[in-house]
A computed fold for a 737-nucleotide part of an RNA from a wastewater metagenome, annotated as large-subunit ribosomal RNA, domain II. Rfam family: Bacterial large subunit ribosomal RNA. Its mean pLDDT, the model's own confidence on a scale to 100, is 83. The full RNA is in RNAcentral, with records from SILVA.
Context: one part of a larger RNA
RNA sequence: UCCAACGAGUUAGUUCUGCGCGGCUGUCUAAGGGGUGAAGAGCUCUGGAGACACAGUGAAAGCGAGCCUGAAUAGGGCGUUUGGAGCAUGCACGAAGAAUCUGUAUCGGUAUGGAUUUUUCGUGCAUGCUCCCAGGUCGCGUGGACUAGACCCGAAGCCAGACGAGCUACACAUGAGCAGGGUGAAGCGUCAGUAAAAUGACGUGGAGGCCCGAACCCACUAGUCGUUCGACUCUAGGGGAUGACUUGUGUGUAGGGGAGAAAUUCCAAUCGAGUUUGGCAAUAGCUGGUUCUCUCCGAAAUAGCUUGAGGGCUAGCGUCCGGACAAAUAUACCCGAGGGGUAGAGCUACUGGAUGAGGUGUCGCCGUAAGGUAGGCUCUUCAACCAAACUCCAAAUACUCGUGGUACGUACCCGGGCAGUCAGUAUUACGGGGCUAAGCUCGUAGUACAAAAGGGAAACAGCCCAGACCGUCAGCUAAGGUCCCGAAAUCUUUGCUCAGUGGGAAAGGCAGUGAAGGCUCUUAGACACUUAGGAGGUUGGCUUAGAAGCAGCCAUCCUUUAAAGAGUGCGUAAUAGCUCACUAAUCUAGAGCCUUUGCGCCGAUAAUGUAACGGGGCUCAAGCAAAGUACCGAAGCUACGGAUUGCAUCGUAAGAUGCAGUGGUAGGAGAGCGUCCCAUACGCGCUGAAGCGGGAGGGUAACCGACCGUGAAGUGUAUGGAAGUGAGAAUGUUGGA
Repeated sequence: UCCAACGAGUUAGUUCUGCGCGGCUGUCUAAGGGGUGAAGAGCUCUGGAGACACAGUGAAAGCGAGCCUGAAUAGGGCGUUUGGAGCAUGCACGAAGAAUCUGUAUCGGUAUGGAUUUUUCGUGCAUGCUCCCAGGUCGCGUGGACUAGACCCGAAGCCAGACGAGCUACACAUGAGCAGGGUGAAGCGUCAGUAAAAUGACGUGGAGGCCCGAACCCACUAGUCGUUCGACUCUAGGGGAUGACUUGUGUGUAGGGGAGAAAUUCCAAUCGAGUUUGGCAAUAGCUGGUUCUCUCCGAAAUAGCUUGAGGGCUAGCGUCCGGACAAAUAUACCCGAGGGGUAGAGCUACUGGAUGAGGUGUCGCCGUAAGGUAGGCUCUUCAACCAAACUCCAAAUACUCGUGGUACGUACCCGGGCAGUCAGUAUUACGGGGCUAAGCUCGUAGUACAAAAGGGAAACAGCCCAGACCGUCAGCUAAGGUCCCGAAAUCUUUGCUCAGUGGGAAAGGCAGUGAAGGCUCUUAGACACUUAGGAGGUUGGCUUAGAAGCAGCCAUCCUUUAAAGAGUGCGUAAUAGCUCACUAAUCUAGAGCCUUUGCGCCGAUAAUGUAACGGGGCUCAAGCAAAGUACCGAAGCUACGGAUUGCAUCGUAAGAUGCAGUGGUAGGAGAGCGUCCCAUACGCGCUGAAGCGGGAGGGUAACCGACCGUGAAGUGUAUGGAAGUGAGAAUGUUGGA
């Protein structure tokens, strides 16, 4: 790493609550007891203790269809239950019919009126019974809450009891070990020496946490090893080596502790508190994992509070059920009615800011005065301005309302069950912060992604187009494209660009080129070239060593002229020299300057390799601008066939038809497939069950499966029930390869 098996929302409760189904109508029994039974299981009969309900309200005493508050008889708060259908009986009323009696009209028949009794029908009321709804209660199932380990796995830790000093630390008792060599303390002796000592020399002697160095002990340096020879080694050096030395054996000290020449060091490869068992499934607002299918709907990343900020609770947003409805909502548009102080604009309309040019007055200075004056202050005129916390003004939108209209059709609202969400992101518009920085940050509104596939943008969650039920070798389009890669125009018309601009960039620069406009000069000859002139007073004055047009300062006239500056530049020490302005001739028809604008040019520098069009390649384009006509192009739309959901109509139902739908994470709701076991019924099986290897074929899916082989004894279908019920992930567990 792979394969197989195992592996996670369970069970319980005198607990609470919703929904579905069922019993009863007030409901139910509990313990206990009886029967059956092997049974203290199960089933059944009892058992009415007790529980819930039947009345509420108040803090309560309490009162009670009312209670509380309150001075109140006020106001307010919380309360005050039967409903439908059928049958029977009775009563009342009305209608119709019949019988009896009787009045009137009529000769009778007949017509008509009244009274009584009775039948049928209808209506209303009352009572009783039955059924249903609601409500109640009990049971079963199921959604959720709570309490329990409570979906599963996972700490570091805390506490208690035991076991450890055969490792190591220290101590006690008793033993053992230390080649060889060196140095040569005290003491002693002899001699010298002294008054005696001291002292000295020589000898002897053999001290020392002395020296060198093996065993032994250690572990300083470098290398080695680092899936090792070894969970600390090896190699070469190194330190101690008669001592606070090393070592054997026996013994002692124990975890809230011991030991420690002291390092948080050691106490069995474990030490800021040993190991082990238990409390224990500690707790984990944290991480990981959580197993079959299809259908309908479908979020949030916000507010408030929180020892709160990656957690929670309530609200918001989702889903499901019920209610409310033909009455009233929601939403959009139209119409109507509102309030506003934003954008803009404006400012002798306020509050402030701020620029230029004047004027008046005054201060300062000059002046006798008139007056002048760089500047300061006050007032003021003109002109041009600025403001989120300025406004004489003032939108568009937005928002609110309507007892109005239209569209749509329940989208709105009310009650309840179940959630998830509280890390959001980009983009567009308008704003705050920042640098009018950020793939920055904070708001408001929209969109998309999140939870959205498809086409385009080379590739590219958030951009542009467009919302995938399934199928089709059908059609039309969107964005975007149509020379080739690569589907479709080497399409039409008119221009521009020469820079491969297109296909990266600023200030700034530019006789690139196109378009539009203006001004001046010009056949009385312009502009440019060429030829000629460009003079005299004069070297102007000053300054200066010099200053002669040309260092600098001042002035800048006159004359001759067609014209010529007291000089435009170069030049000289200063002159000189060259040149320009200006003029004439020659030539001939436009020339010069300015403004606006289209497309270009320079500015232009990076790290493996062109590498700043996706590539090839493209120049009257395959670039850019304007206009046009075709075509391509998506899971969009259409066509045809099929599935399914909701609603409507028809139908007893099955179903049919029509309309509208069917992307989807968290999540809600619904319908199913499959596995083990149980009950009942019916089957299959040694003429071959299950399992295993294949597998025609069937079903929208989970799945089902004829048949063949293997295998050798069980097993299937239907209807119910009950779960140790579905595996790919958890550094999952066990086994195998």